Description
Model confidence (mean pLDDT): 87 of 100. The RNA shown here (c-di-GMP-I riboswitch aptamer) has 88 nucleotides and comes from Desulfuromonadaceae bacterium UBA2294. Its Rfam family is "c-di-GMP-I riboswitch aptamer". Rfam links the family to the GO term cyclic-di-GMP binding. Taxonomically the source falls in Desulfuromonadaceae (Bacteria, Pseudomonadati, Thermodesulfobacteriota, Desulfuromonadales). Of the family's consensus pairs, 100% are formed in the model. It was read from a public genome assembly, where an Rfam model found it.
RNA sequence: UUCCGACAAGAGCAAACCCGGGGCAACCCGGGGACGCAGAGCCAAGGGUCCGGAAUCAUUAAUGAUUUCGGACAGCCUGGUCGCCGAA
Numbered sequence: 001u002u003c004c005g006a007c008a009a010g011a012g013c014a015a016a017c018c019c020g021g022g023g024c025a026a027c028c029c030g031g032g033g034a035c036g037c038a039g040a041g042c043c044a045a046g047g048g049u050c051c052g053g054a055a056u057c058a059u060u061a062a063u064g065a066u067u068u069c070g071g072a073c074a075g076c077c078u079g080g081u082c083g084c085c086g087a088a
Base pairs, nucleotide, nucleotide: 004086005085012037013036017032018031019030020029021028022027035075041081042080043079045078046077047076048073049072050071051070052069053068054067055066056065057064058063
């Protein structure tokens, strides 16, 4: 230094849920709260999931499927990038 990741140390983040605010929605922001996290820091590039609009097909309809446009999720996976600690 790399792999690796401890009932190590010091720090850090914060699921569900509740309150306030934003958004048609997915969801986001602030406060409370901790299920968890060794990248649960950052980047929507590939895949995935979800939301909104449109078109087509099926359907009596509700609705479902596909395509397309615009979004959301980095706490779904891969990839990129930066980074803390050091037992085996």